[in-house]
Context: one part of a larger RNA
RNA sequence: GAUUGAACGCUGGCGGCAGGCUUAACACAUGCAAGUCGAACGGUAACGCGAGGUGCUUGCACCUUGGCGACGAGUGGCGGACGGGUGAGUAACGCGUAGGAAUCUACCCAGUAGCGGGGGAUAGCCCGGGGAAACCCGGAUUAAUACCGCAUACGCCCCAGGGGAAAGAGGGCCUCUUCUUGAAAGCUCUCACUAUUGGAGGAGCCUGCGUUGGAUUAGCUAGUUGGUGGGGUAAGGGCUCACCAAGGCGACGAUCCAUAGCUGUUCUGAGAGGAAGAUCAGCCACACUGGGACUGAGACACGGCCCAGACUUCUACGGAAGGCAGCAGUGGGGAAUAUUGUGCAAUGGGCGCAAGCCUGACACAGCCAUGCCGCGUGUGUGAAGAAGGCCUUAGGGUUGUAAAGCACUUUCAGCGGGGAGGAAAAUCGGUCGGUUAAUAACCUCGAGUCUUGACGUUACCCACAGAAGAAGCACCGGCUAACUCCGUGCCAGCAGCCGCGGUAAUACGGAGGGUGCAAGCGUUAAUC
Repeated sequence: GAUUGAACGCUGGCGGCAGGCUUAACACAUGCAAGUCGAACGGUAACGCGAGGUGCUUGCACCUUGGCGACGAGUGGCGGACGGGUGAGUAACGCGUAGGAAUCUACCCAGUAGCGGGGGAUAGCCCGGGGAAACCCGGAUUAAUACCGCAUACGCCCCAGGGGAAAGAGGGCCUCUUCUUGAAAGCUCUCACUAUUGGAGGAGCCUGCGUUGGAUUAGCUAGUUGGUGGGGUAAGGGCUCACCAAGGCGACGAUCCAUAGCUGUUCUGAGAGGAAGAUCAGCCACACUGGGACUGAGACACGGCCCAGACUUCUACGGAAGGCAGCAGUGGGGAAUAUUGUGCAAUGGGCGCAAGCCUGACACAGCCAUGCCGCGUGUGUGAAGAAGGCCUUAGGGUUGUAAAGCACUUUCAGCGGGGAGGAAAAUCGGUCGGUUAAUAACCUCGAGUCUUGACGUUACCCACAGAAGAAGCACCGGCUAACUCCGUGCCAGCAGCCGCGGUAAUACGGAGGGUGCAAGCGUUAAUC
């Protein structure tokens, strides 16, 4: 000199853009942070609506009823493995980079083939019981895209032989042929389902090289190193087990100890380097501590389950409940770090045919000079060089065109008015084309129509009034830009280094003056 996730002191007008627990991975009150689908299902608790009844205040209240709109609880599907947080652990194939072969992959895209015919349960509801509660038990009954057989299966697994699938829902049309006027069968479209091939994106595994310090850590190792054979995994492998052999690593630093998430990047520097790893992005690890598996395409799962432990809460003492390193917020720790805010309008995600619902992701707002950038605190004129202050050789000098005065301007703030863009859609729907027996339905195209903004009193523009509301901090011995007086008298004090102070201190304290930066200025800490 540059820099910072900074802190402290004094001071402080506005805006834009960023950033904001570096410490206790300490403990957490409260609210919210993951749901959704009735176009899978049986249904109907609440609300609305329809029908009937009663009372009357004549449009209300109550009762009964209908699953019509919708929908609590439940079965079922998909999603809760993403998104969000933190950096404790980890010196490791964890990360970075370059390669590899023995693998899996829900949703999505493309291809091929299929979607036939049956069955038994179970939750809910109802009835009964136990318990303080959490919740649990029994009986009866019921549905499905829940579950289980049978059939078929080129392809798939597979030497042969053998094994192995599926589910329907919604929209539209046509005909009443059948004892049924209720729909079903039939045709068709869309979505879903089954098997399989390929792709895309994703994931698992292996290897070369690189990746902090210590030798006052020199030896380490028994599933250890290799083989054969079982087992296991989606998959190679001592991954695991039995047997056999006795190997394997190490001064090119094994083992042990300490420290640490890694990287893109960031800071500094002419560079080479050195330091750092906040924000943003990629990977990894963790989710009160330790262990375990279940479900699933995917987890050994932050807001899932089980066990143990510590802690906290409830209890009728028999037993239960909990996990903010999600967003706010609280206590504590600390030099130190914000609101228990608004909204799903946009972008993105989950579910759904869609409408839509959910989304503390996100978009915004609030707080903080924490940083960077921009703007303002007036402009011109004005010598009687006013008064006052300070100095003085007492003449004067300086503060100083500074002020006052005169003439202007109105950025920003204030007040009033106008006012973009962020909005593309979805919905409804004319038409062309596809499909089809079809002009219907559906898909595609998309004239037109209808609306959708948290921010927001938005940005921006116009008008109004009046210089009106807006300057401090540090320093002045040398380094280092800037000097005099008074006070003090090795005292009080200053200080980054050299050093100042013992009666004329440009170095201490005050004043006047000056210098440097400026909504900041200094100090401390830290890096180059």
Source information
Model confidence (mean pLDDT): 85 of 100. Predicted 3D model of a 528-nucleotide part of an RNA (small-subunit ribosomal RNA, 5' domain) from an uncultured prokaryote.